[in-house]
RNA sequence: AACUUAUCAAGAGAGACCGAGGGGUAGGCCCUAUGACGUCCGGCAACCCCCGAUUGGGAAGGUGCCAAGUCCUGCGGAACCAGAAAAAUGUUCCGGAAGAUAAGUC
Repeated sequence: AACUUAUCAAGAGAGACCGAGGGGUAGGCCCUAUGACGUCCGGCAACCCCCGAUUGGGAAGGUGCCAAGUCCUGCGGAACCAGAAAAAUGUUCCGGAAGAUAAGUC
């Protein structure tokens, strides 16, 4: 890197350093000098794990995570709004795709 499976509405600093970018991509919309990103410390507890024994607890260890639902939409469908009617737009929902994370396989 590829593949398989599971999960993605919960949770997590008013600290230190650094200085201009960041939120995967496109469009949007946001965050950011009242310092983002990053690093350290701190924290959370999703998976593995540990204890208990299906439901509870723990964070010592391996990953992970700590703005916004995976920030929203991007493909298909349903309902609703408006309207004479139908569509588009819009709103809500369902599914898909893509992505992220874990565990495993080769």

Model confidence (mean pLDDT): 81 of 100. The RNA shown here (SAM riboswitch aptamer (S box leader)) has 106 nucleotides and comes from Planomicrobium stackebrandtii. The source organism's lineage runs through Bacteria, Bacillota, Bacilli, Caryophanaceae and Planomicrobium. Rfam family: SAM riboswitch aptamer (S box leader). Gene Ontology term of the family: regulation of gene expression. It was read from a public genome assembly, where an Rfam model found it.